[in-house]
RNA sequence: AAGCAAGAAAAGCAAACCUGGUAAAAACCAGGGACGCAAAGCCAAGGAUCUAAAACUCAAAAAGUCAUGACCGCCUGGCUGCCAAA
Numbered sequence: 001a002a003g004c005a006a007g008a009a010a011a012g013c014a015a016a017c018c019u020g021g022u023a024a025a026a027a028c029c030a031g032g033g034a035c036g037c038a039a040a041g042c043c044a045a046g047g048a049u050c051u052a053a054a055a056c057u058c059a060a061a062a063a064g065u066c067a068u069g070a071c072c073g074c075c076u077g078g079c080u081g082c083c084a085a086a
C1' cells in the first nucleotide's frame, strides 16, 4: 500500500404497520415506527415480479392482450463509497 470484513466503535438506511398526501393501479412521497441491511448508496441495462390508465381484440358488456407505469430491500450487470480488529 492492497484485499477480506467481526456479536468492535462511530456514523447511516429503514420492512411490516399507522396517519396524511399523490396516482387508474402497481406503487411512491412526508411524519411516526424498526423487520432487517456492509453498499438496504445510485442507474430500470438483462432477467424475474407487480399493475393495466390509454390502446388493441370484441357489435357491446364482461373478459383478455399489452409498459410507455412500478420495483435495484428478487437475481445479474454498471458507477460511486465511511470506519477497519484478527
Base pairs, nucleotide, nucleotide: 012037013036017032018031019030020029021028022027035073041079042078043077045076046075047074049070050069055065056064057063